[in-house]
Small-subunit ribosomal RNA from Capsicum baccatum, 1496 nucleotides, folded computationally. RNAcentral holds the sequence, with entries from Rfam. It matches the Rfam family "Bacterial small subunit ribosomal RNA". Gene Ontology terms of the family: structural constituent of ribosome and ribosome.

RNA sequence: AUGGAGAGUUGGAUCCUGGCUCAGAAUGAACACUGAUGGCAUGCUUAACACAUGAAAGUCGGACGGGAAACACGGGAAAUAGUGUUUCCAGUGGCGGACGGGUGAGUAAUGCAUAAGAACUUGCCCUUGGGAGGGGAAAAAUAGUUGGAAACGGCUGCUAAAACCCCGUAGGCUGAGGAGAAAAAGGAGGAAUCCGCCCAAGGAGGGGCUUGCAUCUGAUUAGCUAGUUGGUGAGGCAAUAGAUUACCAAGUCGAUGAUCAGUAGCUUGUCCGAGAGGAUGAUUAUCCACACUGGGACCGAGACACGGCCUAGACUCCUAUAGGAGGCAGCAGUGGAGAAUUUUCUGCAAUGGGAAAAAGCCUGACGGAGCAAUGCCACGUGGAGGUAGAAGGCCCACGGUUCGUGAACUUCUUUUCCCAGAGAAGAAGCAAUGGCGGUAUUUGGGGAAUAAGCAUCGGCUAACUCUAUUCUAGAAUCUGCAGUAAUACAGAGGAUACAAGCAUUAUCUGGAAUAAUUGGGCGUAAAGCAUCUAUAGGUGGCUUAUUAAGUCCGCUGUCAAAUCCCAGGGCUCAACCCUGGACAGGCGGUGGAAACUACCAAGCUGGAGUAUGAUAGGGGAAGAGGGAAUUUCUGGUGGAGCGGUGAAAUGCAUAGAGAUCAAAAAGAACACCAAUAUAUAAAGCACUCUAUUGGGCCGACACUGACACUGAGAGACGAAAGCUAGGGGAGAAAAUAGGAUUAGAUUCCCCAGUAGUCCUAGCCUUAAAUGAUGGAUACUAGGCGCUGUGCGUAUCGACGCAUGUAGUACUGUACCUAACGCGUUAAGUAUCCCGCCUGGGGAGUACGUUCGCAAGAAUGAAACUCAAAGGAAUUGACAGAGUCCUGCAUAAGUGGUGGAGCCUGUGGUUUAAUUCAAUGCAAAGCGGAGAACCUUACCAAUGCUUGACAUUUCGCGAAUCCUCUUGAAAGAGAGGGGUGCCUUCAGGAACGCGGACAUAGGUGGUGCAUGGAUGUUGUUACCUCGUGCCGUAAGGUGUUGGGUUAAGUUGUGCAUAGAGCGCAACCCUCGUUUUUAGUUUCCAUCAUUGAGUUUGGAACCUUGAAUAGACUGUCGGUGAUAAGCCGGAGAAAGGUGAGGACGACGUCAUGUCAUCAUGCCCCUUAUGCCCUGGGUGACACACGUCCUACAAUGGCCGAGACAAAGGGUCGAGAUCCCGAGAGGGUGAUCUAACACAAAAAACCCAUCCUCAAUUUAGAUUAUAGGCUGCAACUCACCUGCAUAAAGUCAGAAUCGCUAGUAAUCACCGGUCAGCCAUACGACGGUGAAUUCAUUCCCGGGCCUUGUACACACCACCCAUCACACUAUGGGAGCUGGCCAUGCCAAAAGUCGUUACCUUAACUGCAAGGAGGGGGAUGCCGAAGGCAAGGCUAGUGACUGGAGUGAUGUGGUAAAAUGGUAUCCAUACUAGAACGUGCGGCCGGAUCACCUUAUUU
Repeated sequence: AUGGAGAGUUGGAUCCUGGCUCAGAAUGAACACUGAUGGCAUGCUUAACACAUGAAAGUCGGACGGGAAACACGGGAAAUAGUGUUUCCAGUGGCGGACGGGUGAGUAAUGCAUAAGAACUUGCCCUUGGGAGGGGAAAAAUAGUUGGAAACGGCUGCUAAAACCCCGUAGGCUGAGGAGAAAAAGGAGGAAUCCGCCCAAGGAGGGGCUUGCAUCUGAUUAGCUAGUUGGUGAGGCAAUAGAUUACCAAGUCGAUGAUCAGUAGCUUGUCCGAGAGGAUGAUUAUCCACACUGGGACCGAGACACGGCCUAGACUCCUAUAGGAGGCAGCAGUGGAGAAUUUUCUGCAAUGGGAAAAAGCCUGACGGAGCAAUGCCACGUGGAGGUAGAAGGCCCACGGUUCGUGAACUUCUUUUCCCAGAGAAGAAGCAAUGGCGGUAUUUGGGGAAUAAGCAUCGGCUAACUCUAUUCUAGAAUCUGCAGUAAUACAGAGGAUACAAGCAUUAUCUGGAAUAAUUGGGCGUAAAGCAUCUAUAGGUGGCUUAUUAAGUCCGCUGUCAAAUCCCAGGGCUCAACCCUGGACAGGCGGUGGAAACUACCAAGCUGGAGUAUGAUAGGGGAAGAGGGAAUUUCUGGUGGAGCGGUGAAAUGCAUAGAGAUCAAAAAGAACACCAAUAUAUAAAGCACUCUAUUGGGCCGACACUGACACUGAGAGACGAAAGCUAGGGGAGAAAAUAGGAUUAGAUUCCCCAGUAGUCCUAGCCUUAAAUGAUGGAUACUAGGCGCUGUGCGUAUCGACGCAUGUAGUACUGUACCUAACGCGUUAAGUAUCCCGCCUGGGGAGUACGUUCGCAAGAAUGAAACUCAAAGGAAUUGACAGAGUCCUGCAUAAGUGGUGGAGCCUGUGGUUUAAUUCAAUGCAAAGCGGAGAACCUUACCAAUGCUUGACAUUUCGCGAAUCCUCUUGAAAGAGAGGGGUGCCUUCAGGAACGCGGACAUAGGUGGUGCAUGGAUGUUGUUACCUCGUGCCGUAAGGUGUUGGGUUAAGUUGUGCAUAGAGCGCAACCCUCGUUUUUAGUUUCCAUCAUUGAGUUUGGAACCUUGAAUAGACUGUCGGUGAUAAGCCGGAGAAAGGUGAGGACGACGUCAUGUCAUCAUGCCCCUUAUGCCCUGGGUGACACACGUCCUACAAUGGCCGAGACAAAGGGUCGAGAUCCCGAGAGGGUGAUCUAACACAAAAAACCCAUCCUCAAUUUAGAUUAUAGGCUGCAACUCACCUGCAUAAAGUCAGAAUCGCUAGUAAUCACCGGUCAGCCAUACGACGGUGAAUUCAUUCCCGGGCCUUGUACACACCACCCAUCACACUAUGGGAGCUGGCCAUGCCAAAAGUCGUUACCUUAACUGCAAGGAGGGGGAUGCCGAAGGCAAGGCUAGUGACUGGAGUGAUGUGGUAAAAUGGUAUCCAUACUAGAACGUGCGGCCGGAUCACCUUAUUU
């Protein structure tokens, strides 16, 4: 010494930049809801708008003349007169109305704040000295008379004074002398005495004036000024002064911001802030200004005067229309304006003020009360005990939890409240005097009695659930919430925070380091002028000495009080009030110090420069010369095309092109050398030569001696395009025309082609004018090149080695950086100077100004709108980007689909219904492994309502069964038969019927609320983790590289060393052997039979079980000695032996609520249930998977062979008989190595068919039958006879398959009464062809690159047009306001002039004079008028662009090489993005070459 916190929001995620928003404190506040009390404060921020009524400044009779009333006195008959006392009054006179109170309009300096100053004044007050002598003239009041409606006057007469005047005198004043002008007042009292008066000097306090410094914004306000700046004379003022005037001079102010415009009272202070600082100027206090608006003076010590005067104007009021009156920005109060701000209260008791000798008087200043939660502070609404954890609410998993000790209940207390009693201080100064007020306080009594709300509860931010709603209603500070399960809306319960308040709104500050002095930046985020020269300014090398301006130290004056802070004290505390103290800082004075800066002076050489000797160079400007190429023209040869493109065409060409040869002309540009190489400030600079000219560098070290750096304004130069004038014009080429391309093509491509490109002279002044990096100086590791120039060494010389300096590249340490990167050529560390930035858009736009011939350039806003815009890097995804690898992906083959007919599924259409679901791959012979009824979910009709089904309970009856009537059936009605089982004799179990209460039921919705199981990516090779390391982080590494593999399979290398899910293997089937077993199988040998039939046997076949076998094990080659690959041997099988099951992390809101389960919602005499009939089978058409074919490798007839795997008792069914057949009858055998069961193709023989719609193909139709079944019409299958359609190999396109595979041939099964099965799932028989290879298409994987994508290219996104709304620019103009200028006219009034009128004091014998007043007049002069301007505000037909808006139109410009790379400047052109020409940039990818670095 007491003092500093952050958060949300850009994105898939990260870091940064950067804005927006929030949390705090405060207020003269307002509004919503609510509201017990007290204390202390505060209360028109808006209309300086207008004001009714009351009232805010009077007082003095002890200054004066007078008047009125009452009382007393004596006289008087009384009236009345007089005297005295008291009270009151208009007038003359004095002092005060310049204070106090209000307001903030004006004012950016005539103000305020602070610190100084000299040329002034000052009533009352204080101190000191002195004085007051002698005279005079009037005029109010009043009386009379008179005018006017009134306000207010006119004339005549009288009068006092502290009113007025004269003479004398004093002090003081005017520069010496002299001379001048020039004072006074009394009153009261019996008196002492007191109060006044005049002059002079001083004081105190007040006031006037001057100066320094400080005091808002704008340059889209740059020049202003004529009494202006100064001088002299004069006048003037209290005083200085151009303050005024005459003359003279031409100055004064200004980029350190004059002038102009806008805004504003200033300050002590107040609020915020850690502070620096920002904002503000209510209440209190000081100063200023103003008083209906403008002008003016008078009186006075003081005013140009809030409650005074004159005048002009606006407004209001009165009026007899002639004329008058008024000024709340005093206190109350009214209207109005506004979101908004109080009583027409009380008292002079206190404090203070005015006049007065005083009493007393006046005081809306002030003291108090009233109203208002407007603020701050205090206090209360009760304390203790109390679980049956009551009732009730809410939630619930239905068990309970919570509100909640909360309430009730018991007991205690009385702040507050009500009643009653007592009752202040504040009063000072003998007494009297109290508004607040019967108030504060206090005593007693009463009774928990009278007293809690507001906001919030997604995150920030403390606090959570239910119901209702369903992108509706709403809510919201920001982000965002709500589309049927909302902690975000509304209500409720509960909770949280604050509390007589609480929340919202408004404003200021903080957070905001978001204007950065403390304390920011500029390579890419906003930001370095295109470059240079140089003025003002800023900054500045070394040494010595001076001064003391800055600086530092001491002392001192001041910065009012209050406030803030500290310490005490008083109200019960606090707020509040009182007393004392004090820091820091500002300005001034004074004394010292001398390091640093500065000043004066003297030196120095290191910075800088000059001279000198060399030197490199596309440095500049001028002149001269040159060849290659292109085009054109002429001539020759020659003879059909040329040219051009992705492909073409326009074009040229038999009138001779193109090609080629020769000669000529013209203009423009200068190959190779040539190089991240040179020089130049940049722009920019290249053929050669000549003369001329600027700068640099190096060497030696002679000279000057800080001469330097930077540089606002200023000046110079400044690519390309463009402009003006004159030339020139070969090539290429904006515009333009034609041909193509295209949906279109004002483009890209092609054929032509003008301006311009070139030169001379002059403009323009902009570029991605870039290193996106201002200049200068110093310091801070290296390495390696190149250019210029030195030195050493070496050598005959070159090369070389070593080492300086100036430039120019690359790499790199430390540091820095958000990262990328930079890194002695800094973006490092420091200093100096300049320029620039402060969210995105609007916009480099508008207006104004300057420049320009124009085009335009420079300077450069606002309204409005958004919550982002942006930088770098990361991971993905994508790319009409690149490399590599792989797959029946292509290719090579083979067979199909697409064409026909039929079956089946789907769409569509139709229908009463054609139930529903599935829709690219990954729906469509799929759910459905069987729709005639049933199924069935659909439709029509008839019925039922605790229900067809489940549980509980009550009653009756056993149950089952049979018959009849009716009906389409369900159902309805009637009758008969029967009496079982257990038993503790009450009854019970099962079943049926009837009733009741809870409930059943739903193929109703949501697959985007879900579970489960499923599809797909994909049997693709991937997906990850812990440790370590790298990076601020997201992340990376591992998982990448070079090999290998089917494989992230496996070696090797490596900041990684390891692991997991996947791959592989383990499992099943097939292929080989062995062992074992031998029935229902088998039969070699031996018997036997019709027959492996039987005995026997188990060798073989075969069946079941178990085992072995294959591992790159072995050989050779290759590879890096590895992993592996190639070939061989052996083997039944060889490199995964073949096939199957097995499917990582995840994706697709995949499909499924109709398998099932399930949340929520919905229906409940129906969306449930029963039943009959119909439908799911419809039929112009479109699509998909199949089947059968089109035939001779075939069809048909006949004969006789060879399998595997399956199912079977409500079943499979042999045999025999009947039938032409489907089938019928019979019923052996079988719970199964028995039968079903015949395998078919093949093979063989033979006939016939002989290339045709046929002896192919079999659809369709007719008819006769059969089987199943209640039932075969819609709507089954099978058989016979008859009928005999399309189809002759299939367009574009497209699918499967790599070996026991394709192709082809039959067999079996499930479902099933039967079957629409040509389907599906299995089984075996016969049994091919081809693979050069990876250019391309498709899918996938790794790596690299780009990205404006992340819903991830089905993405993003640009401009026009159309529509709606919003603000804004221009605009013929129109209407206001403000300002200044010139002129006209000129009120009041000051200052002058005049002698027209008039006049008491003084003077004069008088006439008169002096002086005064009125009038007239001169200068100035407000309002007003005229004229031409400037600035500003509003409005305006029409018009320009801009912004915003969920789905509008035509296009697709950009981001990937964005499909013609983009962009900048400029010019032309076009519906629009845009296109093209000329020059430039890389902030472009890819490829090639080169240079450099690193490693070996």